[in-house]
About this RNA: Small-subunit ribosomal RNA from a Gammaproteobacteria bacterium, 1553 nucleotides, folded computationally. RNAcentral holds the sequence, with entries from ENA. Its Rfam family is "Bacterial small subunit ribosomal RNA". Its family is annotated with structural constituent of ribosome and ribosome in the Gene Ontology.
């Protein structure tokens, strides 16, 4: 303080994070379109495409107060015929005339054509061209201006033609021509002209018209003169308006457009124009523009302004306004104030129509309209009532300009679809955990209101003039007339059936659209099942979709509501305001330096740059402000502020520029030193390979992982002398030097660049960067000539290998080496441009100088090189006086990822190739840097029967069993690396049974509810394979308030039952795995931005995150140990069915008295803790040893099993969510199946034999189990078993003989006295029932099998091995299985290289579905776009020719010719001819562009293709980079570079001690 009120984010790259960075959305807008849906009014607004093509109708006319006239019309006048009336009548007839008809008459209103003036050059339209003085702002000087507005002057006098009209002729029309006459404000001359114009300063040229009103005297040929007014003319000034013409500045993109230009560029004479001017000409000079972007392509009307935006700025230029340009396409002129003219000639193309085929008309980008084109844009409307316009003195005409009306929700703006009340929370929808919730006061119902709409009625303002009548001043002689200015006065509305008010009458006519994963408000059910679909973007859908389609319900906006299309914002993603380049994209490879930007200190002028004042402009119209007007708003308006811009002029000078004059610090020079692999030539040296000779000398050498090729008995290698040749300088040596960068290493010598240091001297800003230029630039390659010892692209030839065009190995050509001359690239890096200033230290070094020293060491003061580090910066790594900190100066680049550093196209090279550099397409990412994890054929420490030592196994055999596979009507399901195969299943003949055929049942075998009937059971016969059916007999039960009732049974109907049907990937419980591995986490703290890290990492120990101890941690907590069970020692305390030491008896059995010691039983105690001692060791923690113990270092063994992984098993133990079946996928029954068998694998049993088989005697256990049983004794049989029956609810009886062992015989290595399968054969036992399909038993038979390939498994001490024994399950049994019991009972273990799993710390990483990971490249097949392409079509252009309409200017005697001048022809004009400019047109050569092209080349995309495997880990040959060669493919290989490589070791550095 009236006009200054304002700036948001979010989704998506990852397991998570921060950063970079694209991509997507939220917002606001439109001349929109398109879906669906639609009451009213009001104000806008409406072909953006085909500057396409147009039927029809209208859009420019006007003046009779220019002017000859009269086709139409009307009035008036006269005239003729008719004829109604009436009148006279001689009756033959005449007069008179309302009217109808003709007809005359320009004498009047008025007027078609015509002459003539003005006007058609404005209004209205589009926007195609144009990149320009086109626009747009400030100016200038060399100009014109009708009509207007002011001013002087003038307006005299004659001529001579001509349209119309009339005759005559041609033509199909258009129109034409020839005769005759006529008018004018038409045309010509003369006179006159202040002022104009020309001038040689003497002079000269050049005008005009009249038209009408109105009048008293006076003249008259009656037309007038004449006087007066108006409007006209003519000549000029001067203004106003309007336009020409000049110039500064601003005005898209592209350099893959770099050079243009010959009237160019200037001058000088001359034409020309209203006007300057190469605007034309001739001549003269040779100029002019351009890197501040010429020229050339593309594209585009320009402003004011609109939208957006906080702004700065971006985009676009409809509607309104001001400039321009165009008018069917080209080109050309006339007229005219003004055109090179939209509704006007001319001529040339295209096109459209008419024709009588000879000709001839047209141009809607005016308004409407039509066809076409398009997504897509209106009426063939009224009227000039207003507002303007044009003509005209005026009425008035004209006026698709305008003003309204009509059509569209296309915009914006108001409004309205009612209001109150109403709980039975209504029916009906949806949803449900079934209670119930919602929809919902919503609706009905009750009560009121009528805005709008509809109907009727009334009804402003837009109208003001102009016209008539009459006063006033003027003017003039004038009461006429005119001008101005008052009073009446009549009369004029397209809109309109309008606005507004008023009544009526009824809630009555009047709501829709998108969304509901998240962004981003709003959810549920059903349907669908990677299918139909959605999707701006991340993304959804594969059977429980809040995302797909429908409904309930819910958000949001509303007469509208989404889509889409486009612009701006968010986007600080072109960074002026406001960004970057060490690793994201981006620093030229390094240097000189040209323009150009940038510049020490002082003084003084100067006023360009800055900056104050003032004026001048910056149209209005928008914006903003304050007001007023429509019932409010949009709307419209009055005032103002603003317009950030440009211009003159006056002021100030600090800065910065100019000029001018000094200064020394900033560069630079002189003089003295000074270190150095600097550079260029030339000389010279040893050492080493290699080769040639020669000696010794013998069988081998080379080479590798292992080998082979290769060399050698014609003497290799090895060794010793000599000699050749090259090529490269070991040690010194080192983040030592030196250079501008690449790069530079033996030793001298000679030339020669720079750096540095000291103290003086000097010059006086001389500088710094540096587009373009220009030179240097490692390797490789390229020329030409030398050279050539090693080294080695290519190649050969031996290896590996599936395979090997590599990696490895023998040879080996260019090539590496010189001279010369190209090439110009590299991870040419510190991924760090270059000068300069400033900002803690500390510690190495390399080289001056100065102090101090005997020398040192030390300080210190330059110039370099490094390391650590503080502020700071950084995304984070990291950088830190050698910065990536803080400033300044220039220069260079970057703007998502592929496609690409590629394609055209230019330049440059001999080539190879470089340099310069896209785009179509396609994706939502690529990326940086750190961070938890997982992984590495990365390190390191550890630990496990995990190697190794050992012991026995499987893999062969035969049989058992499970599995897969076939097979089958079924062979029922599941379990599938470890972590599935003697698993579910602790037992399949029936049963289980879930399968499979047949037969039956349907509220069902079973649960719960209502009815009825009956006890309930029991039995017998029959049919049937049985479920089942059929009948017959038997029974009458309990409680009772006598009604019933509880329990079971049949029936009956529907609620419902069933389902071992389906989804362990919806689940729940359980269970396996990693693993008894030591691990996994939390709370404060503290660190980081942050994901997270820290604790928990180190040092020790340990079985262990177990303990010490150190520490920015410091404490928990879930594991671990422990605590529980057993077992080992022992006490105590009990003593039966157990036990018997001592006593007794004894039938000789602890059997009996008894006894409570022991053994046992079971119940309570104790014991073991590194507690004790020694040693190690940080004096801890612990560890070695040892003592004492039954027993030592968790004593054995057992339960127990962290957070979490493996969408690990299991819907068939159970439970359960959806879904499916319901006379069947439910339920019953018989019978078969699960037991199949070519075969494969997995888990055992028995063996193979003498450590053993027969065979005989003999001994010791533990733990279990037994009433539907578990069975003694005791008799039958060989036996299985039978009979038997005693005793046991079990420390009592029974199952029960334990086997191995041990004592003895026999067997003597053999398919056996081994092995025991298969087979025959007889039988036991259990079962309703042993055929598919059972165990035993006997007798007989007597396979394969002599120790087990490749791989492979299990144990570490009472274990392994090895022998019996129970049990469960069960009628009985496939059990060799499983889970328990005890006898007898070893070996080994040096150790952690290596297998395989694990812990932990570290490290790389492109993995994170975590290496079973990622991922590369050719090939095959599909689509795409796109480069090359022999050509081909078309556009646009540059050159050079031809060629020339129509017009203009020149020339011209072929024609024709009033009025003027002369009279004589003529002069002068018109045609005509022709010259020059030129449009169209043509030819012929070029550039450019865009279509299109057989073919052919890469790219790109794309669930499950084909080859290998290149990169990510040391990726199994470290990789990348430049550059040569090869090679299916990624790739290989050489030669030089780089770290953006792990590892290990050694230097050197830096911390702390």
């Nucleotide at each position: 303080a009236a006009a200054c009120u304002g700036a948001a984010g979010a989704g998506u790259u990852u397991g998570a994070u921060c950063c970079u960075g694209g991509c997507u959305c939220a917002g606001a807008u439109u001349g929109a379109a398109c879906g669906c849906u639609g009451g009213u009014g009001g104000c806008a607004u409406g072909c953006u495409u085909a500057a396409c093509a147009c039927a029809u109708g209208c859009a420019a006319g006007u003046c009779g107060a220019a002017c000859g006239g009269u086709a139409a019309c009307g009035a008036c006048a006269g005239a003729a015929a008719c004829a109604a009336u009436c009148c006279c009548u001689u009756c033959g007839g005449g007069g008179u005339g309302c009217g109808u008809u003709u007809u005359u008459g320009g004498g009047c209103g008025a007027c078609g054509a015509g002459u003539g003036g003005c006007g058609g050059a404005c209004g209205g339209g589009u926007g195609a061209g144009u990149a320009a003085c086109g626009u747009g702002u400030a100016g200038g000087a060399a100009u014109c201006u009708g009509c207007c507005u002011a001013u002087u002057a003038g307006u005299g006098g004659g001529g001579g033609a001509u349209a119309g009209c009339c005759c005559g002729g041609g033509g199909a029309a258009a129109c034409c021509c020839g005769g005759a006459u006529u008018a004018a404000u038409a045309c010509c001359g003369c006179a006159u002209a202040c002022a104009u114009c020309u001038u040689a300063c003497g002079a000269g040229g050049a005008a005009a018209a009249g038209c009408u009103g109105g009048g008293g005297a006076c003249c008259u040929u009656c037309g007038g003169g004449c006087c007066u007014g108006g409007c006209g003319c003519u000549a000029a000034u001067a203004g106003a308006u309007g336009a020409g013409c000049c110039u500064g500045c601003a005005u898209c993109u592209a350099a893959u457009u770099a050079g243009c230009u010959u009237g160019u560029u200037g001058g000088u004479g001359g034409g020309g124009u209203a006007a300057a001017g190469g605007c034309c000409u001739a001549c003269c000079a040779a100029g002019g523009c351009a890197a501040c972007g010429a020229u050339u392509a593309g594209u585009a009307g320009c402003u004011g302004g609109u939208c957006u935006g906080a702004g700065a700025g971006g985009a676009c230029g409809a509607c309104c306004a001001g400039c321009c340009a165009c008018a069917c396409u080209g080109g050309g002129a006339c007229u005219g104030a003004g055109a090179c003219a939209c509704g006007g000639c001319c001529c040339a193309g295209a096109c459209u129509c008419c024709u009588a085929c000879g000709g001839g008309a047209g141009g809607c980008a005016g308004c409407a309209g039509u066809g076409g084109g398009g997504a897509a844009u209106a009426u063939u409307g009224g009227a000039c009532a207003a507002u303007g316009g044009g003509c005209g003195a005026a009425a008035g005409c004209c006026u698709g300009a305008u003003c309204c009306a009509g059509c569209a929700a296309u915009g914006c703006c108001a409004u309205g679809u009612g209001u109150g009340u109403g709980a039975a929370g209504a029916a009906g929808g949806c949803c449900u955990g079934c209670g119930g919730g919602u929809u919902g006061u919503a609706a009905a119902g009750c009560a009121c209101u009528u805005u709008c709409a509809c109907u009727a009625g009334c009804g402003a303002a837009a109208a003001a003039a102009a016209c008539c009548u009459u006063g006033a001043u003027g003017u003039a002689a004038a009461u006429a007339g005119c001008a101005u200015u008052g009073a009446g006065g009549c009369u004029u509305g397209a809109u309109a059936u309008a606005a507004a008010c008023u009544a009526g009458a009824c809630a009555a006519g009047a709501a829709g659209c998108a969304c509901c994963g998240g962004c981003u408000a709003a959810u549920u059910c059903c349907g669908u099942g990677c299918c139909a679909g959605c999707a701006g973007c991340c993304g959804c859908g594969g059977u429980a979709a809040u995302a797909c389609g429908g409904a309930a319900g819910g958000u949001g906006c509303g007469a509208g509501c989404g889509u889409u299309a486009a612009u701006c914002g968010g986007a600080a993603u072109u960074a002026c305001u406001g960004g970057g380049c060490g690793u994201a994209a981006a620093g030229c490879g390094c240097g000189c330096g040209u323009a150009g930007g940038c510049g020490g200190u002082u003084u003084g002028g100067u006023a360009a740059g800055u900056u104050g004042g003032a004026u001048g402009u910056g149209a209005a119209a928008u914006c903003c402000c304050c007001g007023g007007g429509c019932u409010u708003a949009a709307c419209c308006u009055g005032g103002g502020a603003a317009c950030u811009g440009c211009a003159u002029u006056u002021g100030a000078u600090a800065c910065u520029g100019c000029c001018a004059a000094a200064c020394u610090u900033g560069a630079g020079u002189a003089c003295a030193g000074u270190a150095g692999a600097g550079g260029a030539a030339g000389a010279c040296g040893g050492a080493a390979u290699u080769c040639c000779g020669g000696g010794u000398g013998u069988a081998g050498c080379g080479g590798u992982g292992a080998a082979a090729u290769g060399c050698g008995u014609a003497g290799a290698u090895a060794u010793c002398c000599g000699g050749a040749g090259g090529a490269a300088c070991a040690c010194c040596a080192g983040u030592g030097g030196c250079g501008a960068a690449g790069g530079c290493g033996g030793u001298c010598u000679u030339c020669u660049g720079g750096g540095c240091u000291a103290a003086u001297a000097c010059u006086g800003a001389c500088g710094c960067u540096g587009a373009g230029g220009u030179g240097c630039g490692a390797a490789a390659g390229c020329g030409u000539g030398g050279g050539g010892a090693g080294c080695a692209a290519a190649c050969a030839g031996g290896a590996u290998u599936a395979g090997a065009u590599a990696c490895c190995c023998u040879g080996g050509u260019a090539g590496u080496c010189c001279a010369c001359g190209c090439c110009g690239u590299a991870a040419a890096c510190g991924a760090u441009g270059u000068c300069a200033a400033c900002u803690a230290g500390c510690c190495a070094u390399u080289u001056g100088g100065a102090u101090a020293u005997a020398a040192a060491a030390a300080u210190u003061u330059g110039a370099g090189u490094g390391g650590c580090g503080u502020a700071g910066c950084u995304a984070a790594c990291g950088c830190g006086a050698u910065a990536a900190g803080u400033u300044g100066a220039c220069c260079g680049c970057c703007u998502g990822g592929g496609a690409a550093g590629u394609a055209c196209g230019a330049c440059c090279g001999c080539a190879a190739g470089g340099u310069u550099g896209a785009a179509a397409c396609u994706c939502a990412a690529a990326g940086g840097a750190a961070u938890u994890g997982a992984c590495g054929g990365g390190g390191g420490c550890c630990c496990g029967c995990a190697c190794a030592a050992g012991c026995g196994g499987u893999g062969g055999a035969g049989c058992a069993u499970g599995u897969g596979g076939u097979u089958u009507a079924a062979u029922u399901c599941g379990a599938u690396g470890c972590a599935a195969c003697g698993c579910g299943a602790a037992g399949a003949a029936c049963c289980u049974u879930a399968c499979c055929u047949g037969c039956c049942c349907u509220u069902g075998a079973c649960u719960u509810c209502u009815c009825u009937g009956g006890a309930a059971g029991g039995g017998c016969g029959c049919a049937g394979a049985g479920a089942u059916g059929c009948g017959c007999c038997u029974g009458u039960g309990c409680c009772u308030u006598c009604g019933g009732g509880a329990a079971c049974c049949a029936g009956a109907a529907g609620a419902c039952a069933g389902g071992u049907g389906c989804u362990g990937c919806a689940u729940g419980g359980c269970u396996g795995u990693c693993g008894u591995c030591a691990g996994c986490u939390c709370g404060u703290g503290u660190c980081g931005u942050g994901a997270g890290a820290u604790g928990u990492u180190g040092g020790g120990u340990u079985a262990a995150g177990u303990c010490c101890c150190g520490c920015a941690a410091c404490g928990a907590g879930c594991g671990c140990a422990a605590c529980c069970c057993u077992u080992a020692u022992u006490u105590c305390u009990a003593g039966u069915u157990g036990c018997c030491a001592g006593c007794g008896a004894u039938u000789c059995g602890g059997u009996c008295g008894g006894g409570a010691a022991c053994u046992c039983u079971a119940g309570a105690g104790a014991g073991a803790c590194u507690g004790c001692c020694g040693g190690u060791g940080a004096u801890a923690a612990a560890c070695c040893g040892g003592a004492g113990g039954a027993a030592g270092g968790u004593g054995g063994g057992g339960a127990c099993g962290a957070g979490g992984u493996c969408a690990a098993g299991u819907c068939a133990u159970c439970a359960u969510g959806g879904c499916c079946c319901u006379u069947a996928u439910g339920g019953g029954c018989a019978g078969g199946g699960c037991u199949a068998c070519a075969c494969a694998c997995g888990u055992g049993c028995u063996a193979c034999a003498a450590u053993g088989g027969a065979c005989g005697g003999u001994a010791c256990a533990g733990a279990g189990g037994g009433u539907u049983g578990c069975c003694a004794a005791c008799c039958c049989g060989c036996g299985a078993g039978g009979g038997g029956g005693a005793g046991c609810u079990a420390a009592u009886c029974c199952c029960a003989g334990a086997a191995a062992g041990c004592c003895g015989u026999u067997c003597u290595c053999a398919g056996u006295c081994c092995g025991g399968a298969u087979u025959g054969g007889a039988g036991u036992c259990u079962g309703c029932a042993a055929c598919u399909c059972g165990a035993c038993u006997c007798c007989a038979u007597g396979a394969a099998g002599u120790c087990g390939g490749a791989a492979u498994c299990g144990c570490u001490a009472g274990u392994a091995a090895u022998c019996g024994c129970g049990a469960a399950u069960c009628a009985g049994c496939a059990a060799u299985g499983u889970c328990g019991c005890g006898g007898u009972g070893a070996a080994u273990a040096c150790g952690u290289u290596c297998u395989c799993g694990g812990g932990c710390c570290u490290u790389g990483u492109a993995c994170a579905c975590a290496c079973c990971g990622c991922c590369c490249g050719u090939c095959a097949c599909a689509c795409c776009a796109u480069g090359g392409g022999a050509g081909u079509u078309g556009g646009u252009u540059g050159c050079a020719c031809c060629a020339g309409a129509a017009g203009u200017a020149g020339g011209u005697a072929g024609u024709c010719u009033a009025a003027c001048c002369u009279u004589g022809u003529g002069a002068g004009g018109g045609c005509g001819c022709u010259u020059a400019c030129c449009a169209c047109g043509g030819u012929g050569u070029g550039g450019u562009c865009a279509a299109u092209g057989a073919c052919u080349g890469g790219g790109g995309u794309g669930a499950a293709g084909u080859c290998g495997u290149a990169a990510c880990a040391a990726g199994g040959u470290a990789g990348c980079c430049g550059u040569a060669g090869g090679a299916g493919a990624a790739c290989c290989u050489g030669c030089g570079g780089c770290u953006g490589g792990a590892u290990c070791a050694c230097c050197u550095c830096c911390u702390u001690u």